[in-house]
RNA sequence: GCGGUGGUAACUCAAUGGUAGAGUAACAGCCUUCCAAGCUGUUGGUUGCGGGUUCGAGUCCCGUCCGCCGCU
Numbered sequence: 001g002c003g004g005u006g007g008u009a010a011c012u013c014a015a016u017g018g019u020a021g022a023g024u025a026a027c028a029g030c031c032u033u034c035c036a037a038g039c040u041g042u043u044g045g046u047u048g049c050g051g052g053u054u055c056g057a058g059u060c061c062c063g064u065c066c067g068c069c070g071c072u
Base pairs, nucleotide, nucleotide: 001071002070003069004068005067006066007065010024011023012022013021018055026042027041028040029039030038048064049063050062051061052060
């Protein structure tokens, strides 16, 4: 330099172009003599960044940054 793949909550990951979710964690409650475990709920998001297409984009297109893999 070229090709492929990925970037979404604090962490690990989902999400047919049509309300951005789950588990873990944190917090609160229930339970327990207390703790842990268990159960219920809550909080937490500029979907890497900048544009484009569309009534509507995490998703499609272009550019760009970073990580990984391969080729040279």
Source information
Predicted 3D model of a 72-nucleotide RNA (transfer RNA) from a bacterium. It matches the Rfam family "tRNA". Gene Ontology term of the family: triplet codon-amino acid adaptor activity. RNAcentral records the identical sequence in 2 taxa. Its mean pLDDT, the model's own confidence on a scale to 100, is 82.